[in-house]
RNA sequence: GAAAUCCUUCGGGGUCGGGUGAAAUUCCCAACCGGCGGUGAUUCGUUCGUAUGAACGUCAGCCCGCGACCCGGUUGCCUCUGGCAAACGGUGGAUUCAGUGAGAAGCUGGAGCCGACAGUACAGUCUGGAUGGGAGAAGGAUCAA
Numbered sequence: 001g002a003a004a005u006c007c008u009u010c011g012g013g014g015u016c017g018g019g020u021g022a023a024a025u026u027c028c029c030a031a032c033c034g035g036c037g038g039u040g041a042u043u044c045g046u047u048c049g050u051a052u053g054a055a056c057g058u059c060a061g062c063c064c065g066c067g068a069c070c071c072g073g074u075u076g077c078c079u080c081u082g083g084c085a086a087a088c089g090g091u092g093g094a095u096u097c098a099g100u101g102a103g104a105a106g107c108u109g110g111a112g113c114c115g116a117c118a119g120u121a122c123a124g125u126c127u128g129g130a131u132g133g134g135a136g137a138a139g140g141a142u143c144a145a
Base pairs, nucleotide, nucleotide: 001143004142005141006140007139008138009137010136017029018028019027031125032124033115034114035066036065037064038063044057045056046055047054048053061113062112070090071089072088074086075085076084077083078082095111096110097109098108099107117128118127119126
């Protein structure tokens, strides 16, 4: 420390209470939750500066991108009606109003909306694949100058 290789650790939260029913944490009323990176209008914090200010950190589920899940062909391996793995490609949810202001997708306030697959009385919250995978984060070694 601009580049490269490798190692270690870490890396997701949530049905209170009630109704119907033979049966529902799945329906109805109501409650609760929000992964990672970026942006961050000037929010907040810390430090610096005589000062206009500056630096660093921090603030989005629904703004941009990524990940989990699912699908596809390809390649490789195997105990080959198939299974596993790898890189690649595809699919994949949701926002408006008012205020402030020069400017709001990100601030303040209000109202709203969204959430893989399998199982089961229909599931973001239960159980399961999963003691898995993972965007990435931190630290270290090598290495380079």

Overview: The RNA shown here (FMN riboswitch aptamer (RFN element)) has 145 nucleotides and comes from Sporolactobacillus mangiferae. It matches the Rfam family "FMN riboswitch aptamer (RFN element)". Rfam's curators write: The RFN element is a highly conserved domain that is found frequently in the 5'-untranslated regions of prokaryotic mRNAs that encode for flavin mononucleotide (FMN) biosynthesis and transport proteins.